[in-house]
Small-subunit ribosomal RNA, central domain from a metagenome, 350 nucleotides, folded computationally. The full RNA is in RNAcentral, with records from SILVA. Model confidence (mean pLDDT): 90 of 100. It matches the Rfam family "Bacterial small subunit ribosomal RNA".

Context: one part of a larger RNA
């Protein structure tokens, strides 16, 4: 003495189910395989190490002793672990009953606005900018009035409010479907945490097919601006933006903080539900679970902070890190149509 970390200094996987495996609550009993102890047996000899002795002394050699961390018989203990047998019920579940809630898929429906045709009034400019020009308009624009088409997003309500695992949900009605919470303690009796591979979700951008196309607007054109102007402003505009089938699999996929349980002073909003008090009823008030936020207290932190939604205190699985560049790149391997993803060196360099 048998690393040390992962909010910002290198590190939490993009999220979920989950196989194996790792780990696993209380009681009582058997076993006695792990563990603990004795006892015997081997662990060859040299080396080592330790005490001593011989070459004048070292090196060397010899003699003793210790050690060989080990195995292997056998006897024995039985507190944890395992493993079998029986129970519990706090931990999982899972019933009854009830309320939030853009949680998911589908149908159909509405209203504002924006283009656009169409009539009807009306006449000269309208639109744009810093200021102009490109650009529509007398073939009648703009502006207003009336009918229609069409597609795309739902203003107010909206809220550090709600739900979802992430991604991510927002007009209203129905169907269908998933989850979480509450109150009672009815039923099952550790059935549980994790979770390498897996499998499934996974924004936007883009890939194929086949529909759609009002707005917007990458490429692209034109007018400015500029020494230039491949741009920022402006006139236009085509993929896309939108739907249905199928790929793709990445992101500041961020709380830059992986999931699960237990334990540790408060104080204040808010969502959802329960109970008390009190009232005619209710609101307000007082408690409790459960989620979401503000702001502190021990502790922790290198500091900023974080702080019962931990980054505190501790357990149990996983993932990931080990100077900068080279480089998430090169070969190879799986995947894809492709783009590309993923897996992931090295020479050389400071």
């Nucleotide at each position: 003495c048998u690393g040390g970390g992962c909010g910002u200094a290198a590190a939490g996987g993009g999220u979920g189910c989950g196989u194996a495996g790792g780990c696993g609550g209380u009681c009582g009993g058997g076993u006695c395989a792990g563990u603990c102890c004795g006892a015997u047996g081997u662990g060859a000899a040299a080396u080592c190490u330790c005490g001593g002795a011989g070459c004048u002394u070292a090196a060397c050699u010899c003699c003793g002793a210790a050690a060989c961390g080990g195995c292997a018989u056998u006897g024995g203990a039985u507190a944890c672990u395992a493993u079998c047998c029986g129970g519990c019920u706090c931990g999982a579940g899972g019933g009854u009953u009830g309320g939030a809630g853009g949680g998911g898929g589908g149908a159909c429906u509405g209203g504002a606005a924006u283009u656009c045709u169409c009539g009807g009034u009306g006449u000269a400019g309208c639109a744009g900018u810093g200021a102009a020009a490109u650009g529509c308009g007398u073939a009648g624009a703009u502006a207003u009035c009336g009918a229609g088409a069409g597609g795309a997003a739902c203003a107010c309500c909206a809220g550090u409010g709600g739900c979802g695992a992430a991604g991510g949900c927002g007009a209203g009605u129905c169907c269908c479907u998933g989850g979480a919470c509450a109150a009672c303690u009815c039923c099952u009796g550790a059935c549980g945490c994790u979770g390498a591979g897996g499998c499934a979700c996974g924004a936007a951008a883009g890939c194929c097919a086949g529909g759609g196309g009002a707005g917007c607007a990458a490429a692209c054109g034109g007018g400015a601006u500029u020494a230039g102007a491949u741009a920022c402003c402006c006139c236009g505009g085509u993929a896309g933006u939108c739907c249905u089938g199928g790929c793709c699999c990445u992101a500041a996929a961020c709380g830059g903080u992986g999931c699960a349980c237990g334990u540790u002073u408060g104080c204040u909003g808010u969502g959802a539900g329960c109970g008390g008090a009190a009232u005619c009823g209710a609101c307000c008030c007082c408690g409790c679970u459960c989620g979401u936020g503000g702001c502190g207290g021990a502790g922790c932190u290198a500091a900023c902070g974080c702080g019962u939604u931990a980054a505190a205190c501790g357990u149990g699985c996983c993932g990931c890190c080990u100077g900068g560049g080279g480089a998430g790149u090169a070969c190879g391997g799986u995947c894809g149509c492709a783009a590309g993803a993923u897996u992931a060196a090295a020479a050389c360099u400071c």